[in-house]
């Protein structure tokens, strides 16, 4: 010095919940707040989960429209679900 790794110190982030706002929703943003986190920094690439304003199909009530439900597609969300990629602070054993 590098890699694995994770003691200490300094600093960092911030779950749930509540409040305000955006959104159809998942969810996001800000404030309060700390469950946790050495990548809990960034990237939806693979898997996964979640949502449905929209298309289509089917089912139910129904005469139709409308409505409700399920599934597919499409679109979206989650990086604090896992894997992968990129970057990165400190340095005891």
């Nucleotide at each position: 010095u590098c890699u694995c790794c994770g003691a200490a110190a300094g600093g960092g982030c911030a779950a749930a919940a509540c409040c305000a706002g955006a959104g159809a929703a998942a969810u996001c943003u800000g404030g309060u707040g700390a469950c946790g986190c050495a990548a809990a920094a960034c990237c939806a690439c693979g898997g996964g989960u979640c949502c449905u304003c929209g298309c289509c199909a089917c089912u139910u009530u129904g005469a139709u429209u409308c409505a409700a439900g399920u599934g597919u597609c499409a679109g979206g969300a989650c990086a604090g679900c896992c894997g992968g990629g990129u970057u990165g602070c400190c340095g005891a054993a």
This is a predicted structure of a 93-nucleotide RNA (c-di-GMP-I riboswitch aptamer) from a Deltaproteobacteria bacterium.
Model confidence (mean pLDDT): 83 of 100.
It was read from a public genome assembly, where an Rfam model found it.
The source organism's lineage runs through Bacteria, Pseudomonadati, Myxococcota and Myxococcia.
Rfam family: c-di-GMP-I riboswitch aptamer. Gene Ontology term of the family: cyclic-di-GMP binding.